[in-house]
RNA sequence: GCCAAGGUAGCUCAGCUGGCAGAGCAUUCCCUUCGUAAGGGAGAGGUCGUGGGUUCGAUCCCCACCCUUGGCU
Numbered sequence: 001g002c003c004a005a006g007g008u009a010g011c012u013c014a015g016c017u018g019g020c021a022g023a024g025c026a027u028u029c030c031c032u033u034c035g036u037a038a039g040g041g042a043g044a045g046g047u048c049g050u051g052g053g054u055u056c057g058a059u060c061c062c063c064a065c066c067c068u069u070g071g072c073u
Stems, first nucleotide, its partner, number of pairs: 001072007010025004019056001027043005049065005
């Protein structure tokens, strides 16, 4: 330098033939218990890698760039 995959909550990841952003774990509160663990309920936590473009509307489509991983040279 070229090719491919990936970047979404603190962590691991879902979410696509464009229309409200989610799960598990973790965290906070409550219930249950003599107490703890387990279990149940509720909450908080996100500029969806960055910047443009298309569109009434973009996590999703197009372009450029940044980062990570693997391969080629």